[in-house]
RNA sequence: GCGGGAGUAGUUCAGCGGUAGAGCGUCGGCUUCCCAAGCCGAAAGUCGCGGGUUCGAAUCCCGUUUCCCGCU
Numbered sequence: 001g002c003g004g005g006a007g008u009a010g011u012u013c014a015g016c017g018g019u020a021g022a023g024c025g026u027c028g029g030c031u032u033c034c035c036a037a038g039c040c041g042a043a044a045g046u047c048g049c050g051g052g053u054u055c056g057a058a059u060c061c062c063g064u065u066u067c068c069c070g071c072u
Base pairs, nucleotide, nucleotide: 001071002070003069004068005067006066007065010024011023012022013021018055026042027041028040029039030038048064049063050062051061052060
């Protein structure tokens, strides 16, 4: 330098054009003498960044950046 993959909640990951979800974690409640476990509820996301297409983009296109793999 070229090609491919990945970047979405604190964390691990789903979501393949139509208002962004789950597990774990965090906070509150119930339960318990207390803790844990269990049950109920809540908070938390500029979808790496900048453009474009579209009525509508996490998703499609272009550029860019970080990490991983391969090639030279």
Molecule: transfer RNA
Organism: uncultured Clostridia bacterium